[in-house]
RNA sequence: UUUCGAAAAAGGCAUACCCGCCGCGAGGCGGGGACGCAAAGCCAGAGGUCUCCAAAAAAGAGAUAGCUCAGCUCCCGAA
Numbered sequence: 001u002u003u004c005g006a007a008a009a010a011g012g013c014a015u016a017c018c019c020g021c022c023g024c025g026a027g028g029c030g031g032g033g034a035c036g037c038a039a040a041g042c043c044a045g046a047g048g049u050c051u052c053c054a055a056a057a058a059a060g061a062g063a064u065a066g067c068u069c070a071g072c073u074c075c076c077g078a079a
C1' cells in the first nucleotide's frame, strides 16, 4: 500500500420502545434503552422509499446515510 473480517483485544455507534422538546408531516434533537453495525463515520450526487403541497398527476419543497450505488475519511487484526 492492497485485499479481507476467521479468531482476539481496546474502544465506538445505537433499532424497537419510553420520556421531554421541535416540525403540518415524513422525521429531527436530548435522556433512558439495545435490535443490530467494521464504516450503523461524513456526504442528499444518482436511484429507491416516505412526507407536505395538489381532486389526481406533473411540477415544487422536504425526510431518510440503519435501503442501494457513487465520492471522502477511519480503529484493531489477518494475509
Base pairs, nucleotide, nucleotide: 002079003078004077005076012037013036017032018031019030020029021028022027035066041072042071045069046068047067048064049063050062051061052060